[in-house]
RNA sequence: GGAGCCGGACGGGUCGUCGCCGCGGAUCACCUGAUCCGGGGAGGAAAGUCCGGGCUUCACAGGGCGGGAUGCCGGGUAAUACCCGGGGAGAGCGAUCUCCGGCAAGCGCAACAGAAAGCAGACCGCCUCCGCCGCGCGCGGGGGUAAGGGUGAAACGGCGGGGUAAGAGCCCACCGGUUGCCGCGGCAACGCGGCAAGCCAGGCAAGCCCCAUCCGAAGCAAGACCAAAUAGGGGAACCGGCCGGCCCGGCCCAUGGUUCCCGGGUAGGUUGCUUGAGGGCGCGCGCGAGCGCGCUCCUAGAGGAAUGACGACCGCCCCGCGCCCCUUCGGGCGGCGGGGGGAACAAAACCCGGCUUACAGUCCGACUCCCGAU
RNA sequence: GGGCCCGUAGCUCAGUCGGAUAGAGCGUUUGGCUACGAACCAAAAGGCCGCAGGUUCGAAUCCUGCCGGGCCCACCA
Numbered sequence: 001g002g003a004g005c006c007g008g009a010c011g012g013g014u015c016g017u018c019g020c021c022g023c024g025g026a027u028c029a030c031c032u033g034a035u036c037c038g039g040g041g042a043g044g045a046a047a048g049u050c051c052g053g054g055c056u057u058c059a060c061a062g063g064g065c066g067g068g069a070u071g072c073c074g075g076g077u078a079a080u081a082c083c084c085g086g087g088g089a090g091a092g093c094g095a096u097c098u099c100c101g102g103c104a105a106g107c108g109c110a111a112c113a114g115a116a117a118g119c120a121g122a123c124c125g126c127c128u129c130c131g132c133c134g135c136g137c138g139c140g141g142g143g144g145u146a147a148g149g150g151u152g153a154a155a156c157g158g159c160g161g162g163g164u165a166a167g168a169g170c171c172c173a174c175c176g177g178u179u180g181c182c183g184c185g186g187c188a189a190c191g192c193g194g195c196a197a198g199c200c201a202g203g204c205a206a207g208c209c210c211c212a213u214c215c216g217a218a219g220c221a222a223g224a225c226c227a228a229a230u231a232g233g234g235g236a237a238c239c240g241g242c243c244g245g246c247c248c249g250g251c252c253c254a255u256g257g258u259u260c261c262c263g264g265g266u267a268g269g270u271u272g273c274u275u276g277a278g279g280g281c282g283c284g285c286g287c288g289a290g291c292g293c294g295c296u297c298c299u300a301g302a303g304g305a306a307u308g309a310c311g312a313c314c315g316c317c318c319c320g321c322g323c324c325c326c327u328u329c330g331g332g333c334g335g336c337g338g339g340g341g342g343a344a345c346a347a348a349a350c351c352c353g354g355c356u357u358a359c360a361g362u363c364c365g366a367c368u369c370c371c372g373a374u
Numbered sequence: 375g376g377g378c379c380c381g382u383a384g385c386u387c388a389g390u391c392g393g394a395u396a397g398a399g400c401g402u403u404u405g406g407c408u409a410c411g412a413a414c415c416a417a418a419a420g421g422c423c424g425c426a427g428g429u430u431c432g433a434a435u436c437c438u439g440c441c442g443g444g445c446c447c448a449c450c451a
Stems, first nucleotide, its partner, number of pairs: 001370004006365005012314007020041002023038006043345001047356002050354005055219004062248004067215005072086005087100005101210002106208002108204002123149002125145008133136001157175002160172003176200002178197008223271004233262007240252003264450003278297008317340002320336002322333004375447007384400004393431001402418005424440005
C1' cells in the first nucleotide's frame, strides 16, 4: 500500500425570519376564547409485531389431560427463542463464520430408475448338480453366492490374507465407527488413554413421536371514576354463572339467568400516562455478558395525532488548476477558484429488555492474509 | 394501537399429513360452420404457485424472514 474480517459510535451544526403541538405565568373577556412572555417538542431502527417481562382485569390463578414453545454444556438476567464463555462438527490459507437432544424406543415415508428400497435383493456375472442334443464351456431346469458389473439421492464398513465348488466378518491382522466398562483432566458438555464385544446398527424428527425444561387467558380500544341520551324492547338457543379446549376441584347467586341476532341511544370528560429492571462518569469484583457502591443528569405525552418551510455561513461530496510524495497506478495539502447536490432508511400513540428487517455517508478500535521497503 | 386470516393462468377456484409434464371453468388467439354474427366443434398460447433463504434425494405443500391485501374491536340500557 492492497484485500478482508469483527466490534463500537454518529445519523449534520450555528444564526435569522415565518409557522405547528402541549405546559406554566400575566392581561382582557368571563360561556367557548384572544394577545403577550417563558420553557419544552421523535428514532437507531420510533418499523415488523417475531419473542420475553412490567402493569391491568378475570378467582394474585389450584390438579390432571390436551395444546404451545425451546433444545450440546455452564453462566448472566425481571424474563427470553436474547447475551457471554466453553465443547463438538463443517467451510475458509487465516482473522472469522455456520450448525447443534433422541431414528442403537415405536409408527410412518421414499416418485422415477432398478432384479431388489429396509433385519432387502439373484437382472448380468461366478460356482455346482441334473437332463438333452446339431457335443459347444451350447441350451433348458434346480440350487448356492452380495466378491464384480449395471440402476439410483441412497444398495447393509475399508483393505490384505486365510478359507471355499464359487463366495461372504465366515475367520484373522491392521484401519475407521458404535456401544459398554475402567482410569485421568474438567462443575459440565466433552477430551485423552486402556480393555471388551464382529456389534458394523442407512436417511428423514423444519413427519407423527420420545425425553428434559418452561408456559393460565386476554390485552391501555386492558381497566377505574364521572356525565349525557333512549323503545329498560323483540326473536332464537341453553338451564345456573365465574372457567377460557375438556374433566375434576373451588367460589358466588336464588328467580329468572347466560350467549347470540335484530332494533335503540351516546360517541363527551378525568384517570391509567410516563422517573424507568433509565442514561453518563468514577471505583471495586468478574476472562466476559454483567453485578455492587458513590456522584451526577433527566421535562413529547395527544385527541386521528404537532416537531416544518425558507435564507445565510460552516461542514460534506464532485470537477478544474497549482504544489509536494511516488517508477507508474495513485495519494496528500490548515493551497486557490468555480459550480452542483441538497442529503439515506424512515417518523412516537401504556412502558421497558431483545431479535429481525431497511439505511446515503462519516469516524474510531481490535485482528488476519498478500505485496514492497528497512 | 391491538388481535386474526389470505396470496396458484387475465378472472373465479381445485391441488396442501412432500413425489416430478401444476389442473378445471370462464376469458384470449387461430381454424371450421354461417350470407354475416351469436351459439356450437377442434386446437393453441398463457404460471419461476407473492419474494428470498433454509430442511430434504426431491418443496405449490414443511420452517424462517420480508412484501402485498382483507376482516374484527368502544361505552350505555